[in-house]
RNA sequence: ACUGAAAAAGGCAAACUUAUCGAAAGGUAAGGACGCAAAGCCGCGAGUCUAAGGCAAAUAUGCUAUGAUUGUCGGGUUGCCAAAA
Numbered sequence: 001a002c003u004g005a006a007a008a009a010g011g012c013a014a015a016c017u018u019a020u021c022g023a024a025a026g027g028u029a030a031g032g033a034c035g036c037a038a039a040g041c042c043g044c045g046a047g048u049c050u051a052a053g054g055c056a057a058a059u060a061u062g063c064u065a066u067g068a069u070u071g072u073c074g075g076g077u078u079g080c081c082a083a084a085a
Base pairs, nucleotide, nucleotide: 003082004081011036012035016031017030018029019028020027021026034071040077041076042075044074045073046072047069048068049067053064054063055062056061
């Protein structure tokens, strides 16, 4: 450097519940642990979700990200421990 068996010190926290913010997706805080070796950080690329506003439409509704998601995948960056090869 690569890699991730076992253990230690620690770390994070899905679903769900409550409060709160938001048009929504979803965020934040507390509780809670399904899991996680980057489930630390950056929405940078792809994917996915939403559609307030905008556009189209007689309506119904459709399209659209500038919104969201890093616990979907990739990329960038920093980092604990360590067996075998």
c-di-GMP-I-GGC riboswitch aptamer from Mesobacillus subterraneus, 85 nucleotides, folded computationally. Lineage of the source: Bacteria > Bacillati > Bacillota > Bacilli > Mesobacillus. Its Rfam family is "c-di-GMP-I-GGC riboswitch aptamer". The family is grouped with related families in Rfam's "c-di-GMP_I riboswitch clan". Model confidence (mean pLDDT): 88 of 100. The model forms 95% of the base pairs in the Rfam consensus.